[in-house]
């Protein structure tokens, strides 16, 4: 020399960053469902299959839920690949499709908005996935008043410490 390297420790991006727990109330809904009384074959499930003349839908009358997701830019905790999603592979449900966990040095996303379109979801609430758009943050580059361009951008940036091997 390898080196403003590897590693390590603090931070910053937004109070409209990310997870999670937590809640009155509202919605789901006068719905499923029960009873009764009519009524005279069909209903329900994504498939497989179930329910039905030992009375299906429907209609009246009485009585009548839940789960799940919402909440307010709310409290608490725990972070800043925080975290999402996608393969894959285990392992649980479960007849199968599918649905939960949990791992991975595999992929893809800096963030949050609006808008459209598909999915989920009873729903115009919410979400989840893609695309457009424009704000915003970081880094190069130019410019030096504003700024402008580019991004194949998160194991990343910003600070501060700060090696050794092989050669």
């Nucleotide at each position: 020399u390898a080196a403003a390297u590897a590693a390590u420790u603090a931070g910053a991006g937004g109070u409209a960053g990310c997870a999670g727990u937590g809640c009155a109330a509202a919605u789901a809904a006068g719905u499923a469902c029960u009873a009764u009384a009519u009524g005279g074959a069909a209903g329900g499930g994504g498939c497989a299959c179930c329910u039905a003349g030992u009375g299906a839908a429907g209609u009246a009358u009485a009585g009548g839920a839940a789960a799940g997701g919402u909440a307010a830019c709310c409290a608490c905790u725990g972070c800043c690949g925080a975290a999402u999603a996608g393969c894959u592979a285990u392992g649980a449900a479960g007849g199968c499709a599918u649905u939960c966990a949990u791992a991975g040095a595999c992929u893809a996303u800096g963030g949050g908005g609006a808008u459209a379109u598909a999915g989920g979801a009873a729903a115009u609430a919410c979400u989840u996935a893609u695309a457009u758009c424009a704000c915003u943050c970081c880094u190069g580059c130019a410019a030096u008043u504003u700024u402008g361009c580019a991004g194949a951008g998160g194991c990343g940036c910003u600070a501060a410490u700060g090696a050794a091997a092989c050669a």